RNA sequence: AGGGCUUUAGCUCAGUUGGUAGAGCGCUUGCCUUACAAGCAAGAUGUCAACGGUUCGAGUCCGUUAAGCCCUA
Numbered sequence: 001a002g003g004g005c006u007u008u009a010g011c012u013c014a015g016u017u018g019g020u021a022g023a024g025c026g027c028u029u030g031c032c033u034u035a036c037a038a039g040c041a042a043g044a045u046g047u048c049a050a051c052g053g054u055u056c057g058a059g060u061c062c063g064u065u066a067a068g069c070c071c072u073a
Base pairs, nucleotide, nucleotide: 001072002071003070004069005068006067007066010025011024012023013022019056027043028042029041030040031039049065050064051063052062053061
């Protein structure tokens, strides 16, 4: 210098053909227990990396930028 992949909840990750943003673990509260753990019930948590574009509608498509990883030179 050229190319590819990744970026979504606190963490690890799903998200199909563009149509209500999710799971597990964790966290909070309650029940249970002498207490803790486990178990049961309920709940909270998101600028979908940033900006712009396309569209009636974008996590998803397009462009640019940023960060990380890899390949080639």